[in-house]
RNA sequence: GCCGAAAUAGCUCAGUUGGUAGAGCACUUCACUCGUAAUGAAGGGGUCGAGGGUUCGAGUCCCUUUUUCGGCU
Numbered sequence: 001g002c003c004g005a006a007a008u009a010g011c012u013c014a015g016u017u018g019g020u021a022g023a024g025c026a027c028u029u030c031a032c033u034c035g036u037a038a039u040g041a042a043g044g045g046g047u048c049g050a051g052g053g054u055u056c057g058a059g060u061c062c063c064u065u066u067u068u069c070g071g072c073u
Stems, first nucleotide, its partner, number of pairs: 001072007010025004019056001027043005049065005
């Protein structure tokens, strides 16, 4: 230099044909307990790496770009 993959909640990851962003763990509160853990219930937390475009509507499609990983030379 070229090719490919990945980036979504604090962490690990889903997200179907473009149609209101989800799960587990973690966190907060409550119940239970002599107390803790465990368990059960409820709740908070994201403008989807960044910028633009298409569209009535974009995590998803198109362009540019940043970072990480792998391959080729």
This is a predicted structure of a 73-nucleotide RNA (transfer RNA) from a Lachnospiraceae bacterium. The coordinates come from a structure-prediction model, not an experiment, and the mean pLDDT is 82. The organism belongs to Lachnospiraceae, within Bacteria. Its Rfam family is "tRNA". By type it is a transfer RNA.